[in-house]
Context: one part of a larger RNA
This record gives sequence, C1' cells and structure tokens, in this order.
RNA sequence: CUGGGCGUAAAGGGCGCGUAGGCGGCCCUGUAAGUCUGGUGUGAAAGUCCACGGCUCAACCGUGGAAGUGCAUCAGAUACUGCAGGGCUUGAGUAUCGGAGGGGAAAGUGGAAUUCCAGGUGUAGAGGUGAAAUUCGUAGAUAUCUGGAGGAACACCUGUGGCGAAGGCGACUUUCUGGACGAAUACUGACGCUGAGGCGCGAAAGCGUGGGGAGCAAACAGGAUUAGAUACCCUGGUAGUCCACAGCUGUAAACGAUGUACACUAGAUGUAGGGGGUGUUGACCCCUCCUGUGUCGGAGCUAACGCAUUAAGUGUACCGCCUGGGGAGUACGGUCGCAAGAUUAAAACUC
Repeated sequence: CUGGGCGUAAAGGGCGCGUAGGCGGCCCUGUAAGUCUGGUGUGAAAGUCCACGGCUCAACCGUGGAAGUGCAUCAGAUACUGCAGGGCUUGAGUAUCGGAGGGGAAAGUGGAAUUCCAGGUGUAGAGGUGAAAUUCGUAGAUAUCUGGAGGAACACCUGUGGCGAAGGCGACUUUCUGGACGAAUACUGACGCUGAGGCGCGAAAGCGUGGGGAGCAAACAGGAUUAGAUACCCUGGUAGUCCACAGCUGUAAACGAUGUACACUAGAUGUAGGGGGUGUUGACCCCUCCUGUGUCGGAGCUAACGCAUUAAGUGUACCGCCUGGGGAGUACGGUCGCAAGAUUAAAACUC
C1' cells in the first nucleotide's frame, strides 16, 4: 500500500468562513483526452512455462515454441468520465409578504437584596457551629425605622421552552445589526457539496495598561476538628471576579465523549414557531403540512450497553483522526506568546 476502524475499547479537528484540490443534477450535439476493440512494430540474452533431445538417471545442458500484464503508432467504438457548444428546472440562490426568538453591539433607565455612612428608637448581647472558639458589642452592637453612597447580579415569568456555527445568551426601553422559519408567486439557471494550508470566532483561569471594588473569594492569618490536619467547618481577608483597549493568551469532560452535506428506510406520544382545512363560529377542539426540540419503540445495526427519520440503520462525496501499555502529549528542534505556556512531536529503555 491493500485492509480495518473512530458514542463508551486507541481514534471526530472547540466552532465557522473559505483557497488549492477532490467530487458533482436532467436533456441534446460535437470531440475522442481517459476508457474499450483490433492491426503493426518493439518488448536483448540468460531466467520462467511447454515440447523434444544430450550426459547410464537426475541436477545440469542443448534446440524449438509460448508467455512477456508494458510502450509506441495506426484504424475503429462512443455507454460512462473529461473537454467544447446549446437547452432545462427538481439542487442552490434572489425578490415579495408575515409572525417567533435570553442571536450580536451600543446608549439609557428601573426595582429587590447585600455592604457601608449619617440620624432616630432601644439595651446586652450578637454572630457562628455537630458543639465551640477566633470575631463584633456599654466608645451602644444585633434588632428596627428614615435618609444617603456605591458596586455587582437581574427573583417570580423559567419550561428535556427559545436563539446562536460553537463558545455562549435571561430586568426594561431605544438605536444599529446577523441568521433561521412559514406562505404564495415571479426570477437566475448547477451558480453546488466538502475543504489540506489560510483567516476569523472561541468558557473559565491567567497576563499588560488604566479605572473600579458592594458581595463573593485562590493565596494568607486566626479559631476549631484531629494522633497529625499545610484540609473538610468557622471568623477575617488580598489578587481576582466588574469596565475600557481594532490589547494579549487560544486552552476545557470546548461532550451528544457521536465531523459536514445529501438521499432513502414502520410507527406512537409530548412540546415550540408558522401555514392550510372541516365543524362551531366565542374561547376552543379535531384533521393535516413544513421547520425545530424531547420521550418511547419496530426493522436494521451493535461486543454489549444501547442507537433507532435529530441513526450508532442503508448508501454517496469530502475532510480530520487511530494502530499495544508505560516512557509522553514529555525531550530536542521549529513556529507563536510579555510571561504563564500553547502548538507541532520523537527515541533509548521497559512490560
């Protein structure tokens, strides 16, 4: 290489956009590069295979023939692929109308709560725990009422409900803006799928500069527990958490541990958005279509568990990845980064 695989055994890239490349709908015409058929030339000898022969046989050797999957050239075939031309509308897209949505960005606004500050009432405890103590409090705490400050998060609604490619997104209003879905027509006419490199996005933590800092809280300190307790529990508490930057980092059990696209293959029952229809016409109920999201289940698949029209079934196209355990996602080198580190990625040795 052939071959076998990737939900859980090793293995789906964190996610998208897209370059090269690979692959690509229906009909007609041409061409004949691929493809197929035939002819000719060539394909050294030795070797191989077949036949006959020579050493008493064989090994060995001789003679003749075949084969030599290949290449070149000529003639032909035209189903498929390619190329060129023409056409089509079902793939893809555009226009119109409509409703749904925590999709994204910016600005503004709001109430509850915590904390702090000021004042009133009020007096001896409060807090915390399994029990305590550290801690706070007669310099008046806790509790309660009024006013103020500031930061962060948005209870109920909230739902295997919605939106987004993923990460993720939840108070309200306004502005800007992306996508999906449904309905009915019209238009373009294969404009498509995938995608090595590349580019962009990418939770939390972390880093840089400057702000901000209520609560929470790594580190740290103290109190407990304990044989010890560098923990679990408690009292405090700093980075951080928040904001700005065309900032940096680029990783996660980034998970559905399941790549993307398309087609096909029993059903049952919820739910979200939109449409159609019958009846009633008032809510509503019933039937049905499309899109999404759940549960159950048949064939089939699977080592089993399970999956099962949202496939892990049946197929096609393209990409990524795996090849015994450890050493090791490490060393070295390269690239990137301010650093932390990330990425690419071995071997000796050992079982």
About this RNA:
This is a predicted structure of a 351-nucleotide part of an RNA (small-subunit ribosomal RNA, central domain) from a metagenome. Its Rfam family is "Bacterial small subunit ribosomal RNA". The coordinates come from a structure-prediction model, not an experiment, and the mean pLDDT is 89.